[in-house]
RNA sequence: AGAGUUUGAUCCUGGCUCAGAACGAACGCUGGCGGCAGGCCUAACACAUGCAAGUCGAGGGGGAAGCUAUUUUCGGAUAGUGGAGACCGGCGCACGGGUGAGUAACGCGUGGGAACCUACCCAAAGGAGGGGGAUAACCGCUGGAAACGGCGGCUAAUACCGCAUACGCCUUUAGGGGGAAAGAUUUAUCGCCUUUGGAGGGGCCCGCGUUGGAUUAGCUUGUUGGUGAGGUAAAGGCUCACCAAGGCAUCGAUCCAUAGCUGGUCUGAGAGGAUGAUCAGCCACACUGGGACUGAGACACGGCCCAGACUCCUACGGGAGGCAGCAGUGGGGAAUAUUGGACAAUGGGGGCAACCCUGAUCCAGCCAUGCCGCGUGAGUGAAGAAGGCCUUAGGGUUGUAAAGCUCUUUCACCGGUGAAGAUGAUGACGGUAGCCGGAGAAGAAGCCCCGGCUAACUCCGUGCCAGCAGCCGCGGUAAUACGGAGGGGGCAAGCGUUGUUCGGAAUUACUGGGCGUAAAGGGCGCGUAGGCGGACGUGCAAGUUAAGGGGUGAAAGGCCUGGGCUCAACCUGGGAACUGCCUUUGAAACUGAAAGUCUAGAGUCCGGGAGAGGAUGGCGGAAUUCCCAGUGUAGAGGUGAAAUUCGUAGAUAUUGGGAAGAACACCGGUGGCGAAGGCGGCCAUCUGGUCCAUUACUGACGCUAAGGCGCGAAAGCGUGGGGAGCAAACAGGAUUAGAUACCCUGGUAGUCCACGCCGUAAACGAUGUGUGCUAGCCGCUGGGCUCUCGGAGUUCGGUGGCGCAGCUAACGCAUUAAGCACACCGCCUGGGGAGUACGGCCGCAAGGUUAAAACUCAAAGGAAUUGACGGGGGCCCGCACAAGCGGUGGAGCAUGUGGUUUAAUUCGAAGCAACGCGCAGAACCUUACCUGGGUUUGACAUCUCGGGAAUCCCCCUGAAAGGGGGGAGUGCCCUUUUGGGAGCCCGAAGACAGGUGCUGCAUGGCUGUCGUCAGCUCGUGUCGUGAGAUGUUGGGUUAAGUCCCGCAACGAGCGCAACCCCUGUCCUUAGUUGCCAGCGGUUCGGCCGGGCACUCUAGGGAGACUGCCGGUGUUAAACCGGAGGAAGGUGGGGACGACGUCAAGUCCUCAUGGCCCUUAUGCCCAGGGCUACACACGUGCUACAAUGGUCGGUACAGAGGGCAGCGACACCGCGAGGUGGAGCGAAUCCCAGAAAGCCGAUCUCAGUCCGGAUUGGAGUCUGCAACUCGACUCCAUGAAGGUGGAAUCGCUAGUAAUCGCGGAUCAGCAUGCCGCGGUGAAUACGUUCCCGGGCCUUGUACACACCGCCCGUCACACCACGAAAGCUGCUUAGACCAGAAGUCAGUGACCCAACCUUCGGGAGGGAGCUGCCCAAGGUCUGGGGGGUGAUUGGGGUGAAGUCGUAACAAGGUAACC
Repeated sequence: AGAGUUUGAUCCUGGCUCAGAACGAACGCUGGCGGCAGGCCUAACACAUGCAAGUCGAGGGGGAAGCUAUUUUCGGAUAGUGGAGACCGGCGCACGGGUGAGUAACGCGUGGGAACCUACCCAAAGGAGGGGGAUAACCGCUGGAAACGGCGGCUAAUACCGCAUACGCCUUUAGGGGGAAAGAUUUAUCGCCUUUGGAGGGGCCCGCGUUGGAUUAGCUUGUUGGUGAGGUAAAGGCUCACCAAGGCAUCGAUCCAUAGCUGGUCUGAGAGGAUGAUCAGCCACACUGGGACUGAGACACGGCCCAGACUCCUACGGGAGGCAGCAGUGGGGAAUAUUGGACAAUGGGGGCAACCCUGAUCCAGCCAUGCCGCGUGAGUGAAGAAGGCCUUAGGGUUGUAAAGCUCUUUCACCGGUGAAGAUGAUGACGGUAGCCGGAGAAGAAGCCCCGGCUAACUCCGUGCCAGCAGCCGCGGUAAUACGGAGGGGGCAAGCGUUGUUCGGAAUUACUGGGCGUAAAGGGCGCGUAGGCGGACGUGCAAGUUAAGGGGUGAAAGGCCUGGGCUCAACCUGGGAACUGCCUUUGAAACUGAAAGUCUAGAGUCCGGGAGAGGAUGGCGGAAUUCCCAGUGUAGAGGUGAAAUUCGUAGAUAUUGGGAAGAACACCGGUGGCGAAGGCGGCCAUCUGGUCCAUUACUGACGCUAAGGCGCGAAAGCGUGGGGAGCAAACAGGAUUAGAUACCCUGGUAGUCCACGCCGUAAACGAUGUGUGCUAGCCGCUGGGCUCUCGGAGUUCGGUGGCGCAGCUAACGCAUUAAGCACACCGCCUGGGGAGUACGGCCGCAAGGUUAAAACUCAAAGGAAUUGACGGGGGCCCGCACAAGCGGUGGAGCAUGUGGUUUAAUUCGAAGCAACGCGCAGAACCUUACCUGGGUUUGACAUCUCGGGAAUCCCCCUGAAAGGGGGGAGUGCCCUUUUGGGAGCCCGAAGACAGGUGCUGCAUGGCUGUCGUCAGCUCGUGUCGUGAGAUGUUGGGUUAAGUCCCGCAACGAGCGCAACCCCUGUCCUUAGUUGCCAGCGGUUCGGCCGGGCACUCUAGGGAGACUGCCGGUGUUAAACCGGAGGAAGGUGGGGACGACGUCAAGUCCUCAUGGCCCUUAUGCCCAGGGCUACACACGUGCUACAAUGGUCGGUACAGAGGGCAGCGACACCGCGAGGUGGAGCGAAUCCCAGAAAGCCGAUCUCAGUCCGGAUUGGAGUCUGCAACUCGACUCCAUGAAGGUGGAAUCGCUAGUAAUCGCGGAUCAGCAUGCCGCGGUGAAUACGUUCCCGGGCCUUGUACACACCGCCCGUCACACCACGAAAGCUGCUUAGACCAGAAGUCAGUGACCCAACCUUCGGGAGGGAGCUGCCCAAGGUCUGGGGGGUGAUUGGGGUGAAGUCGUAACAAGGUAACC
């Protein structure tokens, strides 16, 4: 410090997620030791039991047990000692300890303040004289179950009460008045009273700071203030009476929710954010609520009273209790410890002290809860052991790891010794820490992870299953992602997971963000509060700033630096810091407030100007419709085409007249005006704003603007008018699968006017307002000025286009900013849910405004890029269409396919690009399928062992395979003659063979296709943040990215073309075919001699290059025409197929990974099947006839093939063919008659002398074998068919069409396939349309790329939410009733010791009673927020449901608000 994730890729925006640190944690697996720390976060739920606050005999009365002594009737008694428990009294119990419920508050923090109190402590001053009356304990009687009392009697005090004194004290009308004390005791000492001061502690007040909600906007009557009084320790409405009517609040009152606050803690670079366990300070509370008493201090955790709930005891009358003290129990919970030891230390209470008390505290116990430290060994050790795992089978790895050898002993263990903590005594911890000795590698390693982020990879299993997952995502047969294993990585007595916080997140932005299009500028203005504000000087010093002083900022913590435990954690000394607050010195630049001045901002007068600015009234013409009348006749209207509709009752058309309403053509314009919405005929009246010019004047009067107020298109609403045209709804006609639409014919609200509402919009420049600054150029518009005046220059205002700097993610903006700055306002914080629900406000309603959450997703987005696509555009090709010729689709047959059938009908191929395809030959074989019969190291390969040569022949059985048996027979090489070897055969066992079994979506290779289309790329440079662009686009041209020109490109590669082959002309070389060309011979056949000229054959060459001429063109490339030429603009044909696409095809050609079968999914054999047949499709053949059929005669090819072959010729057969058989391994011989054609004859339009299917019969050939299931021949038979619907195919020249010939395969079998030649056309205007393609451009929400994407209803399941008659509990307010305890007040006839007394009584006190206040409780009525609710509403989510097609391409009616 970043990373992953939106896309095909890119940049940006933006959310989600991860890596870090932390924790009072919990859970899973695991667990050796020690130190230090921590340990109910939940039920402030309920609590058994024990302990947690007592102490003082030196305040007092009294005095038990025990002990001693004496005595005794042996029960005891007495004396002494002793001093328990209880009691009166003093001090303490208000501290310490716990908890965090309540509290949003002067509660806390911080800094100040004045009107206070303070027991014990300290300092100082002074004092303590003299009396009195009670009472508990105790005793007696007595009530009660108990708790606890009642009555009578005795008694003491440092208990209580007078009196005296009182400087100082309090009070006062300033004279005066009032007020104390306590003693104990052995010297000493400790106490007591008054007063002052101090220290420490506490009470009160104030400034500032201190959570969220405005879907809480008004709150308040002791309320705010005053006067007086009361009350308090003390100021104060704290309380009361009276008076006034205030006080608080948008700088957030009130209300609701939440919360103890702080030092600190965690995190962070910091600023911040989160938090408030342990430790420390403060506060609050003590079962819940109320109350006071005592006291220095409490409204009191282990006190009291009352009320309530709960628990317990009870004799039912009545009582008792409060662990949020320490332990502990139940309960709750994911979860948190011992009913331990000691007062030794520290501290606290009491006491003169000894001492007692102290669950404060110090220790121990439990828990890996955390932090820190240590160990589980060290060295050596390669045969790189065994085993495991992997393997390409060689090896690799685990791995110096182990074993082995040599050592060590920390920790733990055993034995011994043994602290500090204690200043004189005292040690719970503790026989602890430490130290010494001993034994032995001995007792001590796990957890998570290994697809990317993120460090670490293989095998097996599984097969969208089981499962994983923090995000992206893995798993559908080769999973580094699931599970196991081996190996590896990380951390380590821990490791992971979960939860939470901060960080990363600049993702709430103070530091430090944004708002044209990503979320975000309010529809517009006026203006209140508020914020901000021109120039000059003067004084002030509130803010601010620079410097300094003082106070405070507790300690601990953190930081720095030392020290102590062996180190560390931990503990400890010192320092700095604590960024703050208060106070003070001081300057006056800035802000401010004050007074003064100014004119540059702003405004005003005067003079001009432009304008659809607004309002009201009036006027005008064109058009539309309607009405009347005329002319006139059959249609009009409308559409893509129609129909509804109108019209013979006279429409449409046309002429004249009339009526009505609405809107104002041309001018008209990125022209004008207005704040926006918006404003358009003309005239008048009223009126707002604005511009220019010139002085003069005012003197900061300004800018912005939360609330507020006003304006605000269209539609809509209310009332009343108006209504020509248009036109939601509605009706009809069309269209359509449907058409509640688009189109058509009608048509009502409405549109218009007046008045009143509504208050929204894609109210947009998607750009708030104002001010200043920052190159220009060119228009339009309104004024002014100048000049050389039909024009030019300049200046102010407005409105456009282009463009620099700059900005921007890019697009773009660019003096009219989206630049550089300032001021103020509004707004944003992932998508969906949702601008929705609830609540409030507004509205007559419609609805508007304000505005969430649950839930859900890993994205949603912006701009730009490359493609692809478009029922977008431009340019251009192709038998693509068109123009032609011939077909297919109809018939019969052949063949392939689907389907069906079957025991099997083996398998594959599937739009083009499967279907006469794999198959260039299924009767057996082939053959992979079926049935049956057999076989198991196998039909085939290699290795080992044993035997035998190989081989040949025969017999039995069987369908064959196979099984059984017999006979003949011994080779070759080396050789020491035993043997060995090569090859072959048989047998045995096992390694292995074998598989046309699966996966073409694991693959190689090969192939199809787009497409012989003209494209596809690279290097360097340049441009762009980048994807990428440029080059390759553009202007021409071409068959072509072919070439030329231009150009930030310059070059290059793969393609194109050429180079290769065939063919067309010529030359040459050669001559076992060719020719008589020229000669001779001839049986008249190039047959022979002879020859190579020609043809031909097959080698080499020539030739064609837009080379030449003319024209066009840019002087180019090129095109057009021409000459010459066998051939002319790639002459014709072939081979050749760029980067890539289709997970295209093929595991059944072959090869091959993985999986599967192994007496079978292998192998052998026989028979069957692949040849089935109601049907459907593809590809063909033959036809339907006269351009023909048949018969006879006759002519001319090319290219091939041939020895298990082609077979001349002769004979036989009607024929297929048969018999014999020459020649030829072939330019020599043979296949081999070419056919159409030509000549002649016949048939005459007929299902025929067309057509030949089908069937009967008879044959031939091949073959082991033609039944299933061959071909051919002959005789007979003679079917459908008379040119083929919708639709559809091929072909542009030696082509189509037509005619025959050959070959491969092959024993035989072709209408198929591959070739060959013969005859030999028609047509192309043209590129609108269909199909495919190329280039440029445009739009895009597509990128699996339009066979794309995607919307809504309905149906189903699940989830959360809203509404809802109500039901239910919580909270709060008001009114009233009621009123415990208690303070206060009143009363007090009853009661009473202290003082007074004249002894009667009085003073004074108390019980009781009454009153005010008041807790619980009750009644009634409101408010708020929950839970639940039949039913209901929308929303979200969910592999394959239904209906349509709304949106994205002009999305097929542009879309949207």

A computed fold for a 1457-nucleotide RNA from an uncultured prokaryote, annotated as small-subunit ribosomal RNA. It matches the Rfam family "Bacterial small subunit ribosomal RNA". Rfam links the family to the GO terms ribosome and structural constituent of ribosome. RNAcentral holds the sequence, with entries from ENA.